[in-house]
RNA sequence: AGGCCUGUAGCUCAACGGCAGAGCGGCCGGCUCAUAACCGGUUGGUUGCAGGUUUUAAUCCUGCCGGGCCCA
Repeated sequence: AGGCCUGUAGCUCAACGGCAGAGCGGCCGGCUCAUAACCGGUUGGUUGCAGGUUUUAAUCCUGCCGGGCCCA
RNA backbone atom coordinates (compact mmCIF):
# COMPACT_ATOMS: atom_id res chain seq x y z
P A A 1 -1.15 3.64 3.50
O5' A A 1 -0.90 2.80 2.28
C5' A A 1 -0.68 3.35 1.00
C4' A A 1 -0.68 2.24 0.00
C3' A A 1 -1.92 1.36 0.00
O3' A A 1 -3.00 1.91 -0.71
C1' A A 1 0.00 0.00 0.00
P G A 2 -4.49 1.74 -0.12
O5' G A 2 -4.77 0.19 -0.33
C5' G A 2 -4.82 -0.37 -1.63
C4' G A 2 -5.14 -1.84 -1.56
C3' G A 2 -6.34 -2.22 -0.71
O3' G A 2 -7.58 -2.00 -1.38
C1' G A 2 -4.56 -3.66 -0.21
P G A 3 -8.88 -1.63 -0.56
O5' G A 3 -9.32 -2.99 0.13
C5' G A 3 -9.71 -4.11 -0.64
C4' G A 3 -9.98 -5.31 0.23
C3' G A 3 -10.94 -5.09 1.38
O3' G A 3 -12.30 -5.11 0.99
C1' G A 3 -9.04 -6.24 2.16
P C A 4 -13.36 -4.22 1.76
O5' C A 4 -13.59 -5.00 3.13
C5' C A 4 -14.12 -6.32 3.13
C4' C A 4 -14.06 -6.93 4.51
C3' C A 4 -14.72 -6.13 5.62
O3' C A 4 -16.12 -6.28 5.68
C1' C A 4 -12.59 -6.84 6.33
P C A 5 -17.04 -5.08 6.23
O5' C A 5 -16.79 -5.08 7.81
C5' C A 5 -17.16 -6.21 8.58
C4' C A 5 -16.63 -6.11 9.99
C3' C A 5 -17.02 -4.86 10.78
O3' C A 5 -18.31 -4.95 11.33
C1' C A 5 -14.72 -5.25 11.05
P U A 6 -19.20 -3.60 11.50
O5' U A 6 -18.41 -2.77 12.61
C5' U A 6 -18.33 -3.26 13.94
C4' U A 6 -17.33 -2.46 14.75
C3' U A 6 -17.66 -0.98 14.93
O3' U A 6 -18.62 -0.76 15.96
C1' U A 6 -15.39 -1.23 14.36
P G A 7 -19.54 0.55 15.90
O5' G A 7 -18.58 1.68 16.52
C5' G A 7 -18.01 1.51 17.81
C4' G A 7 -17.11 2.68 18.16
C3' G A 7 -17.82 4.01 18.28
O3' G A 7 -17.22 4.79 19.29
C1' G A 7 -16.14 4.14 16.63
P U A 8 -17.94 4.92 20.70
O5' U A 8 -19.42 5.41 20.36
C5' U A 8 -19.64 6.74 19.94
C4' U A 8 -21.04 7.17 20.29
C3' U A 8 -21.42 6.97 21.74
O3' U A 8 -20.93 8.02 22.58
C1' U A 8 -23.14 6.12 20.38
P A A 9 -20.43 7.63 24.03
O5' A A 9 -21.53 8.28 24.99
C5' A A 9 -21.63 9.69 25.12
C4' A A 9 -21.92 10.11 26.56
C3' A A 9 -21.01 9.47 27.61
O3' A A 9 -20.72 10.42 28.63
C1' A A 9 -23.26 8.98 28.09
P G A 10 -19.34 11.14 28.65
O5' G A 10 -18.38 10.13 29.45
C5' G A 10 -17.02 10.51 29.73
C4' G A 10 -16.44 9.59 30.78
C3' G A 10 -16.59 8.11 30.44
O3' G A 10 -15.50 7.66 29.69
C1' G A 10 -17.43 8.51 32.61
P C A 11 -15.73 6.63 28.42
O5' C A 11 -15.93 5.20 29.10
C5' C A 11 -14.87 4.57 29.81
C4' C A 11 -15.35 3.27 30.44
C3' C A 11 -16.04 2.31 29.47
O3' C A 11 -15.11 1.49 28.78
C1' C A 11 -17.37 2.58 31.39
P U A 12 -15.51 0.90 27.34
O5' U A 12 -16.66 -0.18 27.66
C5' U A 12 -16.34 -1.36 28.38
C4' U A 12 -17.58 -2.24 28.51
C3' U A 12 -18.33 -2.50 27.21
O3' U A 12 -17.73 -3.53 26.44
C1' U A 12 -19.86 -1.89 28.91
P C A 13 -17.98 -3.52 24.81
O5' C A 13 -19.46 -2.97 24.68
C5' C A 13 -20.29 -3.41 23.66
C4' C A 13 -21.72 -3.47 24.16
C3' C A 13 -22.77 -3.16 23.09
O3' C A 13 -23.03 -4.28 22.28
C1' C A 13 -23.29 -2.00 25.10
P A A 14 -23.81 -4.06 20.87
O5' A A 14 -25.31 -3.88 21.38
C5' A A 14 -26.19 -3.04 20.71
C4' A A 14 -27.50 -2.98 21.42
C3' A A 14 -28.65 -2.45 20.57
O3' A A 14 -29.24 -3.47 19.78
C1' A A 14 -28.60 -1.30 22.62
P A A 15 -29.32 -3.27 18.20
O5' A A 15 -30.31 -2.01 18.05
C5' A A 15 -31.62 -2.08 18.58
C4' A A 15 -32.23 -0.70 18.61
C3' A A 15 -32.13 0.08 17.30
O3' A A 15 -33.11 -0.31 16.37
C1' A A 15 -31.47 1.46 19.08
P C A 16 -32.62 -1.23 15.16
O5' C A 16 -33.35 -0.55 13.91
C5' C A 16 -34.74 -0.79 13.72
C4' C A 16 -34.97 -1.22 12.32
C3' C A 16 -34.76 -0.14 11.28
O3' C A 16 -34.30 -0.72 10.06
C1' C A 16 -37.03 -0.82 11.29
P G A 17 -33.29 0.05 9.14
O5' G A 17 -33.60 1.57 9.47
C5' G A 17 -33.54 2.58 8.46
C4' G A 17 -33.81 3.92 9.06
C3' G A 17 -35.26 4.18 9.35
O3' G A 17 -35.34 5.14 10.42
C1' G A 17 -34.50 5.73 7.77
P G A 18 -36.10 4.66 11.75
O5' G A 18 -36.92 5.95 12.20
C5' G A 18 -36.25 7.07 12.80
C4' G A 18 -37.24 8.11 13.29
C3' G A 18 -38.37 7.54 14.14
O3' G A 18 -38.75 8.52 15.10
C1' G A 18 -39.27 8.51 12.18
P C A 19 -38.21 8.33 16.57
O5' C A 19 -37.60 9.77 16.82
C5' C A 19 -38.39 10.92 16.77
C4' C A 19 -38.07 11.80 17.97
C3' C A 19 -36.89 11.29 18.82
O3' C A 19 -36.14 12.42 19.29
C1' C A 19 -38.82 11.42 20.15
P A A 20 -34.67 12.52 18.84
O5' A A 20 -33.94 11.19 19.36
C5' A A 20 -33.70 11.06 20.72
C4' A A 20 -33.23 9.67 21.04
C3' A A 20 -32.91 9.50 22.52
O3' A A 20 -34.10 9.11 23.19
C1' A A 20 -31.08 8.72 21.21
P G A 21 -34.23 9.22 24.77
O5' G A 21 -34.06 7.67 25.11
C5' G A 21 -33.64 7.26 26.36
C4' G A 21 -33.48 5.75 26.32
C3' G A 21 -32.73 5.15 27.48
O3' G A 21 -33.58 4.97 28.61
C1' G A 21 -31.85 4.29 25.47
P A A 22 -32.95 4.89 30.08
O5' A A 22 -32.39 3.41 30.19
C5' A A 22 -33.25 2.28 30.06
C4' A A 22 -32.47 1.00 30.07
C3' A A 22 -31.51 0.82 31.23
O3' A A 22 -32.16 0.37 32.41
C1' A A 22 -30.40 0.28 29.22
P G A 23 -31.62 0.83 33.85
O5' G A 23 -30.31 -0.04 34.05
C5' G A 23 -30.38 -1.46 34.12
C4' G A 23 -29.00 -2.07 34.06
C3' G A 23 -27.98 -1.49 35.05
O3' G A 23 -28.10 -2.02 36.36
C1' G A 23 -27.01 -1.61 32.91
P C A 24 -27.90 -1.06 37.60
O5' C A 24 -26.34 -0.74 37.60
C5' C A 24 -25.40 -1.77 37.83
C4' C A 24 -24.01 -1.36 37.42
C3' C A 24 -23.44 -0.12 38.13
O3' C A 24 -22.98 -0.39 39.45
C1' C A 24 -22.99 0.03 35.83
P G A 25 -23.17 0.77 40.56
O5' G A 25 -22.38 2.03 39.96
C5' G A 25 -20.97 2.03 39.89
C4' G A 25 -20.44 3.26 39.19
C3' G A 25 -20.72 4.59 39.87
O3' G A 25 -19.84 4.84 40.98
C1' G A 25 -21.16 4.80 37.57
P G A 26 -20.39 5.64 42.24
O5' G A 26 -20.64 7.11 41.66
C5' G A 26 -19.54 7.91 41.26
C4' G A 26 -20.01 9.30 40.81
C3' G A 26 -20.89 10.02 41.81
O3' G A 26 -20.14 10.68 42.82
C1' G A 26 -21.87 10.14 39.67
P C A 27 -20.71 10.74 44.30
O5' C A 27 -21.93 11.74 44.16
C5' C A 27 -21.73 13.11 43.81
C4' C A 27 -23.06 13.84 43.68
C3' C A 27 -24.01 13.67 44.86
O3' C A 27 -23.70 14.54 45.95
C1' C A 27 -25.20 13.31 42.86
P C A 28 -24.07 14.08 47.45
O5' C A 28 -25.65 14.20 47.48
C5' C A 28 -26.28 15.45 47.36
C4' C A 28 -27.79 15.32 47.39
C3' C A 28 -28.36 14.50 48.53
O3' C A 28 -28.41 15.20 49.78
C1' C A 28 -29.40 13.86 46.54
P G A 29 -28.29 14.34 51.14
O5' G A 29 -29.63 13.49 51.21
C5' G A 29 -30.86 14.12 51.46
C4' G A 29 -32.03 13.21 51.17
C3' G A 29 -32.20 12.01 52.08
O3' G A 29 -32.72 12.33 53.37
C1' G A 29 -32.55 11.34 49.84
P G A 30 -32.42 11.37 54.63
O5' G A 30 -33.26 10.04 54.32
C5' G A 30 -34.68 10.09 54.27
C4' G A 30 -35.27 8.73 53.91
C3' G A 30 -34.90 7.60 54.83
O3' G A 30 -35.69 7.58 56.02
C1' G A 30 -34.65 6.90 52.59
P C A 31 -35.04 7.21 57.41
O5' C A 31 -34.67 5.66 57.25
C5' C A 31 -35.70 4.69 57.07
C4' C A 31 -35.12 3.31 56.80
C3' C A 31 -34.07 2.85 57.80
O3' C A 31 -34.65 2.29 58.97
C1' C A 31 -33.27 2.51 55.62
P U A 32 -34.21 2.81 60.39
O5' U A 32 -32.73 2.28 60.52
C5' U A 32 -32.45 0.89 60.56
C4' U A 32 -30.96 0.64 60.61
C3' U A 32 -30.18 1.43 61.64
O3' U A 32 -30.27 0.84 62.94
C1' U A 32 -29.04 1.52 59.58
P C A 33 -30.61 1.83 64.19
O5' C A 33 -29.27 2.72 64.34
C5' C A 33 -29.28 3.87 65.18
C4' C A 33 -27.85 4.31 65.40
C3' C A 33 -27.01 4.42 64.14
O3' C A 33 -27.17 5.67 63.50
C1' C A 33 -25.83 3.21 65.81
P A A 34 -27.36 5.70 61.91
O5' A A 34 -25.92 5.28 61.38
C5' A A 34 -24.82 6.16 61.54
C4' A A 34 -23.51 5.47 61.17
C3' A A 34 -23.48 4.88 59.77
O3' A A 34 -23.17 5.85 58.80
C1' A A 34 -22.65 3.29 61.30
P U A 35 -23.73 5.66 57.26
O5' U A 35 -22.83 4.51 56.65
C5' U A 35 -21.44 4.71 56.46
C4' U A 35 -20.73 3.43 56.08
C3' U A 35 -21.30 2.69 54.89
O3' U A 35 -20.92 3.24 53.64
C1' U A 35 -20.86 1.16 56.62
P A A 36 -21.93 3.15 52.41
O5' A A 36 -21.97 1.59 52.08
C5' A A 36 -20.85 0.96 51.48
C4' A A 36 -21.00 -0.54 51.48
C3' A A 36 -22.17 -1.09 50.66
O3' A A 36 -21.87 -1.16 49.29
C1' A A 36 -22.14 -2.14 52.78
P A A 37 -23.04 -0.81 48.21
O5' A A 37 -24.14 -1.93 48.43
C5' A A 37 -23.86 -3.28 48.09
C4' A A 37 -24.93 -4.21 48.63
C3' A A 37 -26.35 -3.91 48.15
O3' A A 37 -26.62 -4.48 46.88
C1' A A 37 -26.36 -4.13 50.50
P C A 38 -27.46 -3.66 45.80
O5' C A 38 -28.90 -3.47 46.46
C5' C A 38 -29.72 -4.60 46.73
C4' C A 38 -30.92 -4.21 47.56
C3' C A 38 -31.75 -3.06 47.00
O3' C A 38 -32.67 -3.49 46.01
C1' C A 38 -31.32 -2.65 49.27
P C A 39 -33.03 -2.53 44.79
O5' C A 39 -33.96 -1.44 45.47
C5' C A 39 -35.21 -1.79 46.03
C4' C A 39 -35.89 -0.60 46.66
C3' C A 39 -35.99 0.65 45.79
O3' C A 39 -37.04 0.58 44.87
C1' C A 39 -35.21 1.26 47.94
P G A 40 -36.90 1.34 43.47
O5' G A 40 -37.13 2.87 43.85
C5' G A 40 -38.38 3.30 44.36
C4' G A 40 -38.32 4.76 44.76
C3' G A 40 -37.81 5.74 43.70
O3' G A 40 -38.78 6.06 42.72
C1' G A 40 -36.77 6.20 45.74
P G A 41 -38.31 6.40 41.21
O5' G A 41 -37.62 7.83 41.34
C5' G A 41 -38.41 8.97 41.71
C4' G A 41 -37.53 10.13 42.10
C3' G A 41 -36.65 10.71 41.02
O3' G A 41 -37.36 11.57 40.13
C1' G A 41 -35.38 10.47 42.98
P U A 42 -36.90 11.66 38.59
O5' U A 42 -35.46 12.34 38.66
C5' U A 42 -35.31 13.68 39.11
C4' U A 42 -33.85 14.02 39.34
C3' U A 42 -32.97 13.96 38.11
O3' U A 42 -33.07 15.15 37.34
C1' U A 42 -31.90 12.86 39.90
P U A 43 -32.74 15.09 35.76
O5' U A 43 -31.15 14.92 35.72
C5' U A 43 -30.31 15.93 36.24
C4' U A 43 -28.86 15.50 36.21
C3' U A 43 -28.33 15.05 34.85
O3' U A 43 -27.95 16.16 34.04
C1' U A 43 -27.66 13.51 36.51
P G A 44 -28.83 16.59 32.77
O5' G A 44 -28.87 15.31 31.84
C5' G A 44 -27.98 15.21 30.76
C4' G A 44 -26.69 14.52 31.17
C3' G A 44 -26.03 13.74 30.05
O3' G A 44 -25.13 14.57 29.33
C1' G A 44 -26.18 12.38 31.99
P G A 45 -25.68 15.41 28.08
O5' G A 45 -24.34 15.43 27.20
C5' G A 45 -23.40 14.40 27.28
C4' G A 45 -23.11 13.85 25.89
C3' G A 45 -23.40 14.84 24.76
O3' G A 45 -22.34 14.78 23.82
C1' G A 45 -24.62 12.83 24.41
P U A 46 -21.46 16.13 23.69
O5' U A 46 -21.97 16.69 22.26
C5' U A 46 -22.00 15.75 21.18
C4' U A 46 -22.77 16.34 20.04
C3' U A 46 -22.34 15.72 18.70
O3' U A 46 -23.49 15.63 17.85
C1' U A 46 -21.91 18.03 18.69
P U A 47 -24.29 14.31 17.86
O5' U A 47 -23.27 13.17 18.35
C5' U A 47 -22.48 12.47 17.41
C4' U A 47 -22.29 11.04 17.84
C3' U A 47 -22.00 10.09 16.67
O3' U A 47 -21.05 9.12 17.06
C1' U A 47 -23.93 9.37 17.81
P G A 48 -20.09 8.44 16.00
O5' G A 48 -18.85 9.46 16.08
C5' G A 48 -18.29 9.78 17.34
C4' G A 48 -16.99 10.49 17.15
C3' G A 48 -16.99 11.57 16.09
O3' G A 48 -17.41 12.82 16.62
C1' G A 48 -15.19 10.10 15.70
P C A 49 -18.38 13.77 15.66
O5' C A 49 -17.35 14.32 14.58
C5' C A 49 -16.23 15.12 14.97
C4' C A 49 -15.44 15.54 13.76
C3' C A 49 -16.24 16.09 12.59
O3' C A 49 -16.59 17.44 12.75
C1' C A 49 -14.73 14.49 11.80
P A A 50 -17.96 17.99 12.08
O5' A A 50 -17.64 18.00 10.52
C5' A A 50 -16.53 18.76 10.04
C4' A A 50 -16.36 18.55 8.55
C3' A A 50 -17.62 18.63 7.71
O3' A A 50 -18.02 19.97 7.47
C1' A A 50 -16.37 16.75 7.05
P G A 51 -19.54 20.24 6.93
O5' G A 51 -19.40 19.86 5.38
C5' G A 51 -20.51 19.43 4.65
C4' G A 51 -20.07 18.67 3.43
C3' G A 51 -21.22 18.05 2.66
O3' G A 51 -21.84 18.98 1.79
C1' G A 51 -19.60 16.41 3.03
P G A 52 -23.48 19.06 1.78
O5' G A 52 -23.90 17.77 0.96
C5' G A 52 -23.32 17.52 -0.32
C4' G A 52 -23.61 16.13 -0.79
C3' G A 52 -25.08 15.71 -0.80
O3' G A 52 -25.78 16.23 -1.91
C1' G A 52 -23.77 13.98 0.12
P U A 53 -27.35 16.56 -1.77
O5' U A 53 -28.06 15.13 -1.65
C5' U A 53 -27.99 14.20 -2.72
C4' U A 53 -28.69 12.91 -2.35
C3' U A 53 -30.09 13.06 -1.81
O3' U A 53 -31.04 13.25 -2.85
C1' U A 53 -28.89 11.56 -0.45
P U A 54 -32.13 14.38 -2.73
O5' U A 54 -33.07 13.86 -1.57
C5' U A 54 -33.73 12.60 -1.67
C4' U A 54 -34.34 12.20 -0.36
C3' U A 54 -35.18 13.25 0.34
O3' U A 54 -36.48 13.34 -0.21
C1' U A 54 -33.72 12.24 1.91
P U A 55 -37.14 14.78 -0.42
O5' U A 55 -37.46 15.27 1.05
C5' U A 55 -37.91 16.60 1.29
C4' U A 55 -38.40 16.73 2.72
C3' U A 55 -37.50 16.18 3.78
O3' U A 55 -36.48 17.08 4.16
C1' U A 55 -39.69 15.40 4.16
P U A 56 -35.00 16.51 4.37
O5' U A 56 -35.15 15.61 5.67
C5' U A 56 -35.48 16.20 6.92
C4' U A 56 -35.72 15.12 7.97
C3' U A 56 -34.59 14.15 8.21
O3' U A 56 -33.60 14.69 9.06
C1' U A 56 -36.63 12.98 8.07
P A A 57 -32.10 14.42 8.76
O5' A A 57 -31.93 12.85 8.96
C5' A A 57 -32.20 12.27 10.23
C4' A A 57 -31.19 11.20 10.57
C3' A A 57 -29.74 11.70 10.71
O3' A A 57 -29.07 10.91 11.69
C1' A A 57 -29.84 10.11 8.99
P A A 58 -29.14 11.38 13.20
O5' A A 58 -28.16 10.37 13.94
C5' A A 58 -26.76 10.47 13.73
C4' A A 58 -26.10 9.14 13.93
C3' A A 58 -26.30 8.16 12.79
O3' A A 58 -25.33 8.35 11.77
C1' A A 58 -26.74 7.10 14.85
P U A 59 -25.77 8.16 10.22
O5' U A 59 -26.38 6.69 10.11
C5' U A 59 -25.56 5.55 10.33
C4' U A 59 -26.38 4.28 10.35
C3' U A 59 -27.02 3.93 9.01
O3' U A 59 -26.98 2.52 8.82
C1' U A 59 -28.69 4.19 10.65
P C A 60 -25.92 1.91 7.80
O5' C A 60 -26.35 2.56 6.40
C5' C A 60 -27.31 1.90 5.55
C4' C A 60 -27.45 2.63 4.23
C3' C A 60 -26.14 3.19 3.66
O3' C A 60 -25.39 2.19 2.99
C1' C A 60 -27.82 4.84 3.54
P C A 61 -23.79 2.25 2.93
O5' C A 61 -23.51 3.45 1.93
C5' C A 61 -23.86 3.32 0.56
C4' C A 61 -23.43 4.56 -0.21
C3' C A 61 -22.00 5.00 0.02
O3' C A 61 -21.06 4.26 -0.74
C1' C A 61 -23.42 6.86 0.20
P U A 62 -19.59 4.05 -0.19
O5' U A 62 -18.91 5.49 -0.38
C5' U A 62 -18.80 6.06 -1.67
C4' U A 62 -18.15 7.43 -1.60
C3' U A 62 -16.89 7.53 -0.75
O3' U A 62 -15.73 7.04 -1.44
C1' U A 62 -18.30 9.33 -0.24
P G A 63 -14.55 6.37 -0.59
O5' G A 63 -13.83 7.66 0.01
C5' G A 63 -13.41 8.71 -0.86
C4' G A 63 -12.96 9.88 -0.05
C3' G A 63 -12.05 9.57 1.10
O3' G A 63 -10.71 9.36 0.67
C1' G A 63 -13.71 11.07 1.84
P C A 64 -9.64 8.76 1.68
O5' C A 64 -9.32 10.06 2.57
C5' C A 64 -8.52 9.92 3.71
C4' C A 64 -8.84 11.05 4.68
C3' C A 64 -8.47 10.72 6.11
O3' C A 64 -7.08 10.92 6.35
C1' C A 64 -10.66 11.56 6.06
P C A 65 -6.26 9.69 6.90
O5' C A 65 -6.57 9.80 8.46
C5' C A 65 -6.49 11.05 9.12
C4' C A 65 -7.12 10.98 10.49
C3' C A 65 -6.85 9.70 11.26
O3' C A 65 -5.56 9.66 11.84
C1' C A 65 -9.13 10.23 11.41
P G A 66 -4.85 8.23 12.01
O5' G A 66 -5.60 7.57 13.24
C5' G A 66 -5.57 8.21 14.51
C4' G A 66 -6.48 7.51 15.49
C3' G A 66 -6.31 6.01 15.62
O3' G A 66 -5.17 5.64 16.40
C1' G A 66 -8.60 6.52 15.52
P G A 67 -4.44 4.21 16.05
O5' G A 67 -5.50 3.13 16.55
C5' G A 67 -5.82 3.02 17.92
C4' G A 67 -6.86 1.96 18.15
C3' G A 67 -6.56 0.59 17.58
O3' G A 67 -5.64 -0.16 18.38
C1' G A 67 -8.78 1.17 17.07
P G A 68 -4.70 -1.24 17.66
O5' G A 68 -5.68 -2.45 17.28
C5' G A 68 -6.35 -3.17 18.30
C4' G A 68 -7.32 -4.18 17.72
C3' G A 68 -6.75 -5.15 16.70
O3' G A 68 -6.03 -6.22 17.30
C1' G A 68 -8.78 -4.28 15.90
P C A 69 -4.84 -6.89 16.49
O5' C A 69 -5.55 -7.74 15.35
C5' C A 69 -6.39 -8.83 15.68
C4' C A 69 -7.11 -9.36 14.45
C3' C A 69 -6.23 -9.80 13.29
O3' C A 69 -5.64 -11.08 13.48
C1' C A 69 -8.00 -8.47 12.47
P C A 70 -4.29 -11.45 12.73
O5' C A 70 -4.68 -11.55 11.19
C5' C A 70 -5.58 -12.54 10.73
C4' C A 70 -5.90 -12.35 9.26
C3' C A 70 -4.71 -12.36 8.32
O3' C A 70 -4.23 -13.67 8.05
C1' C A 70 -6.16 -10.59 7.75
P C A 71 -2.71 -13.93 7.66
O5' C A 71 -2.59 -13.29 6.22
C5' C A 71 -3.30 -13.86 5.13
C4' C A 71 -3.10 -13.03 3.88
C3' C A 71 -1.65 -12.75 3.50
O3' C A 71 -1.04 -13.85 2.82
C1' C A 71 -2.92 -10.75 3.36
P A A 72 0.44 -14.22 3.09
O5' A A 72 1.26 -13.11 2.30
C5' A A 72 1.13 -13.00 0.88
C4' A A 72 1.63 -11.65 0.41
C3' A A 72 3.06 -11.30 0.79
O3' A A 72 4.01 -11.88 -0.08
C1' A A 72 1.65 -9.48 1.29